[in-house]
RNA sequence: UUCUGAAAAAGGCACACCCCGUCGUGAGGCGGGGUCGCAAAGCCGCGGAUCAGGUCAUAGGGACCUGACAGCCGGGCCGCCAGA
Numbered sequence: 001u002u003c004u005g006a007a008a009a010a011g012g013c014a015c016a017c018c019c020c021g022u023c024g025u026g027a028g029g030c031g032g033g034g035u036c037g038c039a040a041a042g043c044c045g046c047g048g049a050u051c052a053g054g055u056c057a058u059a060g061g062g063a064c065c066u067g068a069c070a071g072c073c074g075g076g077c078c079g080c081c082a083g084a
Base pairs, nucleotide, nucleotide: 002084003083004082005081012038013037017034018033019032020031021030022029023028036071042077043076044075046074047073048072050068051067052066053065054064055063056062
């Protein structure tokens, strides 16, 4: 450096869930508590999916714009331990 592995050791994170507070039109975000789980459940909205708001259309069942989502999938960057 590359590949493989995970609960062996030291650690870490904290659900699409619940409760409280708060921000937001909303999806959803943030903080605290619980902790299902996770070898990247660390970071990045690049592609797709999904969701929200708005516009057009209603001859429609869709198109476009803006946003959300990293623990939906793919991708990129960094990274602890062990083995080869």